Record summary
This is a predicted structure of a 1485-nucleotide RNA (small-subunit ribosomal RNA) from an uncultured prokaryote. The prediction has a mean pLDDT of 81. The RNAcentral record of the sequence draws on ENA.
[in-house]
């Protein structure tokens, strides 16, 4: 110090989350020792038991117990209070705690903190000062006797003492009153000083003779009381509160001031600088965190306060309204003889309860303190110690060194081997902290006191010695033995240090956020390994930090949340220039205070540290005082530039009221006129023969003001438009003069404020919510059409809101330019430039996340106001105010999500736009969709109908050959190493074959036959063991390879540079051009790559070379005929190599690229035609069944062999084809012309036989030689429009061929049979030239073939293209976007289901507080003749007040609730499709 998380990516805004520190903690796992701390945060809930406050006999009367003495001793009894000692009693002090202990209920307060004041006060014990202590008196407790009662306790009688009580005396410097006198104080003061007079009031003794006490007085110290300034929570959805209230006078009361109390008088006092009310809470020093400012906190320790079961009350006392005192009331608990009594752990332990959770019913007064006492001493749960607890902090240890065969095990891997665990272990040497055992053994102790001594004032001071330790046989020291006694926890996807295997398979689970898990999980669980910390480690909770995410330091408001709709204006805040004075703010010095502890620095003590001692600094503050005077303030003197006023001119849809006008529309009347009008995408409703629409004239009505008109003008905003009149407001300019800061802003307030809406009364032409009808539609409560009410208009009154927007508050100052325009001024001026005030456009610096803003700022500064703090819930609920209502203003929470959002970028998309292309449409030709059949698919069926392919891009596809085989599927029967290989061992000489039996076969059983040899072995078989295997099982979403498609579309990128914060852009865009990102021009780009094109092959022309098996012109020979033969290379052809085409030439257009010209030439002309060739990528496209391969799975089976069956099924649906429906045809006869291929288990001439498929012979050919081997066409004949001489399915019969075998299930032939079908609905396919159409031919696979398929080959050979509006697909540019899985996207609302929190609500039930009335304990105070007392005084009674109780009506605030409202959340529900693109009616307020 930052990081993760919104997006495809980016920048920004903004929330959430994490890393750090901390804790009186708790929980989980684990645990060796020591030191120092800490330990009921919850029920101020209830408490058994013990202890926590006593002491003094040197105050007293005394003597119950003990001791003493004594008697007798059997229990025991007796004696004396002179003495030790002392229960109970009287009395003193303490019990009110500078040392107490506990708790935090209450309290928002002079409670606390800080600083002052008391001239308005008190203070026992202590110190000091001064003075004094003489008489008298009567009681009472105890003891004794008696009585009541269960007890607690109480009553009566007799008797008694005091340092108890009363009284008299003495007395002031005390106190009171009245004078006089100075003096101080801000002031009130009976201030204080010095005096005079008068009145009042004291005492106690004890004694060890040293003394200790007593009374009065002054002072001090200490402690307290009171008052005041300032500071010290939340809520305004709490705005008004207050009758002793505020003040005065008088009196009372108090230690003391005071409405503290009472009477009377006055009517005040507090409050937006937050009164009152409600809720919460002890405050501070501190503690935690933070760089700080701050934020949070108030355990332990210290200070203050409050409280003591709850509430009230006083008594005593120096001090209390009293934790271990009293009285009363209440609740609760206990005892009871039922009459009545007792109690108060928020003291220390401890118990129960509550709770996640917090300790021993311990020891000692040794030390430090406290109370009492002369003292010894007693008491002390204060305190000091110990016990329990890893609760925290600190320290130590669990060994150290060497040790590689890098051991074994484990784990992992690319597995003959390597890595890791790991110098780790073993092993060798060493050490002994700690633990254990043994021995020694502290400091804390010095006093008081005792003894002795010294000094002198003779009871004080000093010195020496002695006595005293709970902790504790503890700390510590030494010795002994021996590595011996001692390591865990969390984590390992990113943030965040640390990685692999196995298991699991959106399951189980994890998770702080993002998120992981659906068969290869570094994220779940386990293991190995690693990382971090370590006697601890993690989790949870809470606080601060990070968070500049409430911003004083230190934020914002055009679009992200956020400028009020706009003026005016009270308070408040801020404010021009000059002068002199003041000193409130401000600044400086000084003094006081700021407790200690804490923090911090230095230095000591525990072996170090934690801890702790000492000293210093600090503690930002407050108070006082002295000074300074720039700035601000308050007051003073001036000024004119801010502001305002005056005069003149001028501008405008500024406002209000009145008058007038024409066009249009509608209506009424009348005329002309006839069948339609109107409306729409198309229609219909509607109007019209009762005469519409149209047209002409007249009349009437209401509303709005065309053109001018504009980027214009005016106004604070809303808003304002025909012309004119009146009234009125404002701005601007020019000029001088006047006032003299009069200014700016502006919470609350008050005014104005579009449209719609409301009230009352008018008005009502057009338009037009609601409504009605007609259409559209699946529906159409809409969009469209026909009507139409409220309203729109006027007057008056409400409402008070709008995307009331420039989404930009007002004011002032400053800061580059260009240009247009409105009003004014200057000027003779229509030129021109200047100036002031507006309204606009563009562009710099600067700013901004960017878009953009840019003198009309969103720039640079200043002042004031308003507003914001994640999204949703929600501008909702409740409350309050306003309103007739509608509603407006103010304005939450629970709950829920991890985002919501802004700007820009790249894509994709659009029922956006522009440009362009393609058999895309159009123009044509021919099909398919209807029929039958073939084939493939779906579906169904089945034992099985094996598997895959499924929009385009599956469906005559994998398959270019399913009868068996293939074959993967099914039935049944077998086999378990069956095919290949190696090693080792053993056995045998065979194995194989042959024959026979069983069997469907596989297989099995039986019989038979039987090697070579150089004896080493070879070969072979069987068997065993080991290794290696086998699989058409799964995953194409783990993969390689291959392929389809967009698409043969023209695109896809890179380097450097430049632009941008960045994603990205530029280049690749623009203007032309092209088939083309093809080329040219322009250009912050310049170049380059993959694609395009070209290079390759075939084909079209020619040339050269070469001529066999090809060819044959000329020559020669020959035949019935044929290049048949000699011969030839001319031609064709064959197959090698060349040439040729490049917009090269011409004309035109054009800068160029290029285009046009039926141009020339040429076989071919603008890529000549065709093929091969397929960029970056897309579709998790297809294929694990071609092949290869990771992982998983099976192992007498999911392997393998065999038989038979199936893949060929068949109500049906679809795709692709074939054949047809006929005369451009069918049939019969004759006749002609290809190319490319194939051929030896083959093709076969020719001959014969058969109607034929074919068969029997026979010959040629491993092929330019032989052979398979053409059809449409042409010539002739016939049929004559019909289900036919068309069509051939189906079926019957007979055959041929292949093959082991044609039943399921082959092809072909012949005879017979002769189905549907007469040109095919919606919709749809192919093709632009040697193409479509049509006609045959060949080949692969193959025994044969279901081929009408596929791949090739040639023959014959068209029509049409105006063109790019539309459909489909594509390319480029641009635009919008809420899409990015990218429109097959996103997304809204109702309804239905579940869950959650919440509002309303009849009612039910709590709580605290206030008010009225009634009652009223204890008690103080006041009063009091009767009773008691010598007296002081007391009892009793009366009155006031009050805690509590009762009652009444309201208010506030909770809980709960039938029913009800909306809201949120939830993989796959329903209905529609509102928004995002022109979202299909632009959207929104």
């Nucleotide at each position: 110090a930052g990081a993760g998380u919104u997006u495809g990516a980016u920048c920004c805004u903004g929330u959430c989350u994490c890393a750090g520190g901390a804790u009186g903690a708790a929980c989980g796992c684990u645990a060796g020792c020591g030191g120092g701390a800490g330990g009921c945060u919850u029920a101020a809930c209830a408490c058994a038991u013990g202890c926590a406050a006593g002491u003094c006999g040197a105050g007293g009367g005394g003597u119950a117990a003990c001791g003493a003495u004594u008697c007798c001793u059997u229990c025991g009894g007796a004696u004396a209070g002179a003495u030790g000692a002392c229960g109970a009693c009287c009395g003193g002090c303490g019990a009110a705690c500078g040392g107490g202990g506990g708790u935090g209920c209450g309290u928002a307060a002079c409670g606390c903190g800080u600083a002052u004041g008391c001239u308005a006060c008190c203070u026992a014990c202590c110190u000091u000062u001064a003075a004094c202590a003489g008489g008298g008196g009567g009681a009472u407790a105890g003891c004794c006797c008696g009585a009541a009662g269960a007890a607690a306790u109480u009553c009566g009688g007799a008797u008694u003492a005091a340092u108890a009580c009363c009284u008299c005396a003495u007395a002031a410097c005390a106190c009171u009153u009245u004078g006089a006198u100075g003096u101080g104080g801000c002031a009130u003061g009976a201030g204080g000083u010095u005096u005079a007079a008068a009145a009042u009031u004291a005492a106690a003794g004890c004694g060890c003779c040293g003394g200790c006490g007593g009374u009065u007085u002054g002072a001090g110290a200490u402690g307290g009381g009171c008052a005041u300034g300032c500071g010290u929570g939340a809520c305004a959805u709490u705005a008004g509160c207050u009758a002793g209230u505020u003040g005065g006078u008088a009196a009372g009361g108090u230690a003391a001031c005071g409405g503290c109390u009472u009477a009377c008088c006055a009517a005040g006092g507090c409050a937006a600088c937050g009164a009152u009310g409600u809720c919460u809470a002890g405050g501070g020093g501190u503690u935690c965190u933070g760089a700080g400012a701050g934020g949070a906190u108030g355990a332990u320790c210290c200070c203050c306060c409050a409280c003591a079961c709850u509430g009230g009350u006083a008594c005593u006392g120096a001090g209390a309204c009293a934790c271990g005192g009293a009285c009363c009331a209440g609740a609760c608990u206990c005892c009871u003889a039922c009459g009545g009594g007792a109690g108060g752990c928020a003291g220390c332990a401890g118990u129960g309860a509550g709770g996640a959770a917090u300790a021993u019913u311990g020891g000692u007064c040794a030390a430090u303190g406290g109370g009492c006492g002369c003292a010894a001493g007693c008491c002390u749960g204060a305190a000091c110690c110990a016990g329990c607890c890893a609760u925290c902090c600190c320290g130590c240890g669990u060994g150290u060194a060497g040790g590689a065969a890098g051991a074994c095990u484990g784990c992992c891997c690319u597995a003959u081997g390597g890595g890791u665990u790991g110098u780790a272990a073993a092993c060798u040497a060493c050490u002994u902290u700690u633990a254990u055992a043994a021995a020694g053994g502290a400091a804390g102790a010095a006093a008081c006191c005792c003894u002795u001594c010294u000094a002198c004032a003779c009871g004080u001071a000093g010195a020496a010695g002695g006595c005293u330790g709970a902790c504790u046989g503890u700390u510590c020291u030494u010795u002994a033995a021996g590595a011996a006694u001692a390591a865990g926890c969390a984590c390992c996807g990113g943030c965040u240090a640390a990685c692999u295997c196995c298991g699991u398979g959106c399951c189980a689970g994890c998770a702080g956020c993002c998120g992981c898990g659906g068969u290869a999980a570094u994220a779940c669980g386990g293991a190995g390994g690693g990382u971090g910390c370590a006697a601890g480690c993690g989790u949870u909770a809470u606080c601060c930090g990070g968070a500049u995410u409430u911003a004083u330091u230190g934020g914002g408001u055009u679009u992200a949340a956020a400028g009020g709709g706009u003026g005016c204006g009270c308070a408040g805040g801020c404010g021009g220039a000059c002068u002199a004075a003041u000193a409130a703010g401000u600044c400086a010095g000084u003094g006081g205070u700021g407790a200690a502890a804490u923090c911090u620095c230095a230095u000591g003590g525990c072996u170090c540290a934690a801890c702790u001692g000492u000293a210093g600094a600090a503690c930002a503050g407050c108070c006082a005082u002295u000074g300074a005077u720039a700035c601000u303030g308050a007051g003073u003197u001036u000024c004119u530039u801010g502001a305002a006023u005056u005069u003149g001119a001028u501008u405008g849809a500024g406002g209000u009221a009145g008058g007038c006008g024409g066009a249009a529309u509608g209506a009424g009347a009348a005329g002309u006129g006839u069948a339609g009008c109107g409306g729409u995408g198309a229609a219909a409703u509607g109007c019209g023969u009762a005469g519409a629409u149209a047209u002409u004239u007249c009349u009437c009505a209401g509303a709005a003001c065309a053109c001018c008109a504009a980027u214009u003008g005016c106004g604070a905003a809303g808003g304002c438009a025909g012309c004119u009149u009146a009234c009125u407001a404002a701005g601007u300019c020019a000029a001088u003069a006047u006032u003299g800061a009069c200014g700016c802003u502006g919470a609350u307030g008050g005014a104005c404020g579009a449209a719609a809406g409301c009230g009352u009364g008018g008005g009502g032409a057009g338009c037009g919510a609601a409504c009605a009808g007609g259409a559209u539609u699946a529906g159409a409560u809409a969009c469209c059409c026909u009507g139409g009410u409220a309203g729109u208009c006027c007057a008056c009154g409400c409402c008070g809101u709008a995307a009331a927007c420039g989404a930009u508050g007002a004011u002032u100052a400053c800061u580059c330019g260009u240009u247009g325009u409105u009003g004014g001024u200057g000027a003779u001026a229509c030129a021109c430039a200047a100036u002031c005030a507006g309204c606009g456009a563009c562009u710099g610096a600067g700013c901004g996340a960017a878009a953009g803003c840019a003198u009309u700022a969103a720039g640079u500064a200043a002042u004031c106001c308003a507003c914001c703090u994640g999204g949703g819930g929600a501008g909702u609920a409740c409350g309050a105010u306003c309103g007739c209502a509608a509603g407006a203003u103010u304005g939450a929470a629970a709950c829920u999500c991890a985002a919501a959002g802004g700007a820009a970028u790249u894509g994709a998309c659009g029922g956006g736009g522009g440009c362009c292309c393609g058999c895309a449409c159009a123009a044509g030709c021919g099909g398919a969709g209807g029929a039958a059949c073939a084939u493939g698919u779906g579906g169904u069926u089945u034992a099985a109908u094996u598997c895959g392919a499924u929009g385009a891009u599956a469906c005559g596809c994998g398959a270019g050959g399913a009868a068996c085989c293939u074959u993967a599927c099914c039935u049944g029967g077998g086999c378990u190493u069956a095919a290949a290989u190696g090693u080792a061992g053993a056995a045998g000489g065979a194995c194989a074959g042959a024959u026979c039996g069983g069997g469907a076969a596989a297989c099995u059983g039986a019989u038979u036959u039987u090697u070579c040899u150089u004896c080493g072995g070879a070969c072979u078989u069987u068997u065993u063991a080991c290794a290696a295997g086998g699989u058409g099982g799964c995953u194409g979403c783990a993969u390689g390879g291959u392929u389809g498609u967009c698409g043969u579309c023209a695109g896809c990128u890179c380097g450097u540079g430049c632009c941008g914060u960045g994603a990205g852009g530029u280049g690749u865009c623009g203007g032309g051009u092209u088939a083309a990102g093809u080329c040219c021009c322009a250009u912050a780009a310049c170049g380059a790559g993959c694609g395009c094109a070209a290079c390759c092959c075939c084909u079209a022309u020619c040339c050269u070379u070469a001529g066999u098996u090809g060819c044959u012109a000329g020559c020669a020979g020959g035949u019935a005929a044929u290049g048949c033969u000699g011969a030839g290379g001319a031609c064709u052809c064959u197959a090698a190599g060349g040439a040729a085409a490049c917009u090269g030439c011409c004309c035109g257009u054009g800068u160029a690229a290029a285009c046009g010209g039926a141009g020339a030439g040429g076989a071919a002309g603008g890529u000549g035609g065709g093929g091969a060739u397929g960029a970056c990528g897309u579709c998790a496209a297809a294929u694990c069944a071609u092949c290869a391969c990771g992982g998983c799975c099976c192992u007498u089976a999911c392997g393998u062999c065999c038989u038979g069956g199936g893949c060929u099924a068949c109500a049906c649906a679809c795709g692709u084809g074939c054949u047809a429906c006929a005369a451009u045809g069918g049939c019969c006869g004759g006749u002609a012309c290809a190319g490319a291929g194939g051929g030896c288990a083959g093709c076969u001439a020719c001959c014969a036989u058969g109607u034929g498929a074919a068969u029997g012979g026979a010959u040629g050919c491993a092929a330019a030689u032989c052979u398979c081997a053409a059809a449409a066409g042409c010539c002739g004949g016939u049929c004559u429009c019909a289900g036919u001489u068309c069509g051939g399915a189906u079926c019957g019969g007979a055959g041929u061929c292949u093959g082991c075998a044609a039943c399921u299930c082959g092809a072909c032939u012949c005879c017979g049979u002769g189905a549907a079908g007469c040109u095919g609905g919606a919709a749809u396919c192919g093709c632009u030239a040697g193409u479509a159409a049509u006609c045959g031919u060949g080949a692969a696979c193959c025994a044969g073939c279901c081929a009408u398929g596929u791949c090739a080959c040639g023959g014959u050979g068209a029509a049409u293209a105006c063109g790019u509006u539309c459909c489909c697909g594509g390319g480029c540019c641009u635009u919008g976007u809420a899409c990015a899985c990218a429109c097959c996207g996103c997304c809204c609302g109702u309804c239905a289901a579940g869950c959650c929190a919440u509002g309303g609500a009849a009612g039910c039930u709590g709580g605290g507080g206030g008010u009225g009335c009634c009652u009223g304990a204890a008690g103080u105070c006041a009063g009091u003749u009767a009773c008691c007392g010598c007296a002081a005084g007391g009892a009793g009674c009366u009155g006031c007040c009050u805690a509590g109780g009762g009652u009444a009506a309201a208010a506030c605030u909770g809980g709960u609730a039938a029913c009800u409202g909306g809201g949120g959340c939830u993989a796959a529900g329903u209905c529609g499709u509102a928004a995002c693109a022109a979202g299909g009616u632009a959207g929104c307020c």